[in-house]
C1' cells in the first nucleotide's frame, strides 16, 4: 500500500573556536572548537561456571556472584577536520526519485 522504514539527489535553515605569533615565503610555533568522517565506553538481553540462597526439589529451576559475548549516542575522545567571509556541516524542514513493510 492513496506507499512507512531506508538510500541518492535539489532547495532551504544550521553551532562552536586565533584575520594569533615567528620566518630563509615555504615552512615552523603556540593556545582552541566539535555537529564531516573515524575510534571508545553502559544497562537489558543472552551464553558459560559457581563454594551461595530459595524450593510442591536433589543432573531440577530460580535468585546471587564472577566471566564472556554483543549494542549506543547530540556522551568521550580530538586521529581526521576545523577556528574572518567563502566552502564544509551533524542535524531539521520540503520536494523528487528509488525502495517496497525490512516499521
Nucleotide at each position: 500500500u492513496u506507499g512507512a522504514a531506508g538510500g541518492u539527489g535539489g532547495c532551504g535553515g544550521a553551532a562552536g573556536a586565533g584575520a594569533c605569533c615567528c620566518c630563509u615565503c615555504g615552512g615552523g610555533g603556540c593556545g582552541c572548537c566539535g555537529a564531516a568522517g573515524g575510534a571508545g565506553c553502559a544497562a537489558a538481553c543472552c551464553u558459560g561456571a559457581c563454594a551461595u540462597u530459595c524450593g510442591u526439589g536433589u543432573c531440577c529451576g530460580a535468585a546471587g556472584u564472577c566471566a564472556g559475548a554483543u549494542u549506543a549516542a547530540a556522551c568521550u575522545u580530538u586521529c581526521a577536520g576545523g577556528c574572518a567571509a567563502a566552502a564544509g556541516g551533524a542535524c531539521c524542514g520540503u520536494c523528487a526519485u528509488u525502495g517496497g513493510a525490512c516499521g